[in-house]
RNA sequence: GGGCCCGUAGUUUAGUGGCAAAACUCUUGGCUGGCAGUCAAGUAAUAGGAGUUCGAUUCUCCUCGGGUCCA
Numbered sequence: 001g002g003g004c005c006c007g008u009a010g011u012u013u014a015g016u017g018g019c020a021a022a023a024c025u026c027u028u029g030g031c032u033g034g035c036a037g038u039c040a041a042g043u044a045a046u047a048g049g050a051g052u053u054c055g056a057u058u059c060u061c062c063u064c065g066g067g068u069c070c071a
Stems, first nucleotide, its partner, number of pairs: 001070007010024004018054001026042006047063005
C1' cells in the first nucleotide's frame, strides 16, 4: 500500500427494512439481626457522517477503530 471480516447497554451476545431482546452488572424495594443468596421493579445501547427509502441497527458510500491475509 491492497483484499476480506467485524463495530448493538459497563461486559458478553441475539436481531435484521416497520416500536431493539436477553444474561451478567448497576439502582430501589421485600425476605434475613447483618452479609451472602433469592424474589419483584427500574435505569442504561445500534462507532461517526452522508445517501436510498414512507420508514435504516439492517441496504450503499466515506471516515474512524479493531482483527486477519498478501506485498